[in-house]
RNA sequence: GAUUUAUCAAGAGCGACGGAGGGAUAGGCCCGAUGAUGUCCAGCAACCCCCAUUAUGGGAAGGUGCUAAUUCCUACAGAAUGUAUUUCUGAAAGAUAAAUA
Numbered sequence: 001g002a003u004u005u006a007u008c009a010a011g012a013g014c015g016a017c018g019g020a021g022g023g024a025u026a027g028g029c030c031c032g033a034u035g036a037u038g039u040c041c042a043g044c045a046a047c048c049c050c051c052a053u054u055a056u057g058g059g060a061a062g063g064u065g066c067u068a069a070u071u072c073c074u075a076c077a078g079a080a081u082g083u084a085u086u087u088c089u090g091a092a093a094g095a096u097a098a099a100u101a
Stems, first nucleotide, its partner, number of pairs: 002100007013041001015040003021031003025075004042067003046064003049059004071093001076090005
């Protein structure tokens, strides 16, 4: 890297370093010199993991992960609506974890 399964409406710094872009992609709309992305520390607790009364609750020693906005919204299809929009459902795409060959 591939496949499968599960989850994605909650949670998480007024810190240190550093110095210009970033939020997957496209269109929007936002964040950013009042310091972004990133690294470290810190924290959270999604999965593995640990404990128990084991579909649930707790934990944070370990492995990943995560720490603006619902996966920020939409992308494709359907249904409802009834005067141009809005809402809902399911996919697609994406992210994360575990397992497998």